Predicted 3D model of a 77-nucleotide RNA (transfer RNA) from a Bacteroidota bacterium. Its Rfam family is "tRNA". Rfam links the family to the GO term triplet codon-amino acid adaptor activity. The organism belongs to Bacteroidota, within Bacteria.

[in-house]
């Protein structure tokens, strides 16, 4: 250094051919059950889609470039 995946909620993670308001699951705040806790229900906050930028009527998605995380490969000894 060059090359391939990759970045979404506190965590794991969907999110169709670009389409109207981004979502589950876990967690976590509240309430109901309970003597009391856990369990089980109900509810409920909780997001700069990593950043800047550009294409678009319209970007989480598509293109550049920066960051950050994986991998390969070169290349020095």
């Nucleotide at each position: 250094u060059c090359c391939c995946c990759u970045g979404u909620a506190g965590c794991u993670c969907a999110g169709u051919u670009g389409g109207c308001u981004a979502g589950a699951g876990c967690g976590c705040c509240g309430g109901a059950u309970u003597g009391u806790g856990g369990u089980u229900c109900c509810g409920g906050a909780g997001g700069u889609c990593a950043g800047c930028a550009g294409u678009u009527c319209a970007a989480g998605c598509c293109u550049g470039c920066u960051c950050g995380g994986g991998g390969g490969a070169a290349c020095c000894a």